[in-house]
This is a predicted structure of a 105-nucleotide RNA (c-di-GMP-I-GGC riboswitch aptamer) from an Acidobacteriota bacterium. Taxonomically the source falls in Acidobacteriota (Bacteria, Pseudomonadati). It was read from a public genome assembly, where an Rfam model found it.
RNA sequence: CACGAUAAAGGCAAACCUGCUGCGAGGUAGGGACGCAAAGCCGUGAGUCUCUUUGAUUGAGAGAGUUUUCUGACUCUCCUUUUUGAGAUUGUCUGGUUGCCGAAG
Numbered sequence: 001c002a003c004g005a006u007a008a009a010g011g012c013a014a015a016c017c018u019g020c021u022g023c024g025a026g027g028u029a030g031g032g033a034c035g036c037a038a039a040g041c042c043g044u045g046a047g048u049c050u051c052u053u054u055g056a057u058u059g060a061g062a063g064a065g066u067u068u069u070c071u072g073a074c075u076c077u078c079c080u081u082u083u084u085g086a087g088a089u090u091g092u093c094u095g096g097u098u099g100c101c102g103a104a105g
Base pairs, nucleotide, nucleotide: 001105003102004101011036012035016031017030018029019028020027021026034091040097041096042095045093046092047089048088049087050086051085055083056082059079061078062077063076064075065074066073067072
C1' cells in the first nucleotide's frame, strides 16, 4: 500500500417479527444475525423499483354510446406497453472520499 491472515482489538447488521412513518417504492426505533475488510460517508454514471404530471404512444384488451354498406368505422372511460417528470434503492454494479491492524505479498 491500489494488499487482506484460521491474527488482535473492535465495528456493522440480511431475512424475519413488532412499533412509528410515507400514496408508494421505502425509511426509522427495538429485537434478531445471513453475512460484510469499508456492509463507514456521499450519490457520479448505470441497473432495478415506486408514484405521478398531464401529454404522447402500444394493444385481435374490457365497458358504454353513435352509425352502418352486416361487419366494419367513430367517440368516451378503464386497463396495459413505451417515453417524459419527480422519487426510492447503494448490503446491485461503478465512481468519489475517510478510516482500525499489519501475517503473507